The RNA shown here (transfer RNA) has 74 nucleotides and comes from a Minisyncoccota bacterium. Its Rfam family is "tRNA". The RNAcentral record of the sequence draws on ENA. The prediction has a mean pLDDT of 81.
[in-house]
RNA sequence: GGGCUCGUAGCUUAGUCCGGUAGAGCGCCUCAUUUGCAAUGAGGAGGUCGGGAGUUCGAAUCUCCCCGAGUCCA
Numbered sequence: 001g002g003g004c005u006c007g008u009a010g011c012u013u014a015g016u017c018c019g020g021u022a023g024a025g026c027g028c029c030u031c032a033u034u035u036g037c038a039a040u041g042a043g044g045a046g047g048u049c050g051g052g053a054g055u056u057c058g059a060a061u062c063u064c065c066c067c068g069a070g071u072c073c074a
Base pairs, nucleotide, nucleotide: 001073002072003071004070005069006068007067010026011025012024013023020057028044029043030042031041032040050066051065052064053063054062
């Protein structure tokens, strides 16, 4: 220098192929239960979907560029 894969909540990740409400588990907060803790139950907060641009009525998803991680080739 070039090819491929990956980047979504604090963590692990689904969704991407085939564009149409951004979800789950754990964690966190509040309440109930307990003498207290844990466990359990109920509720809640938390996301520029790595960044930018384009296409589209509409983009996590399609296209282009860039950044980062891994891997292969030179």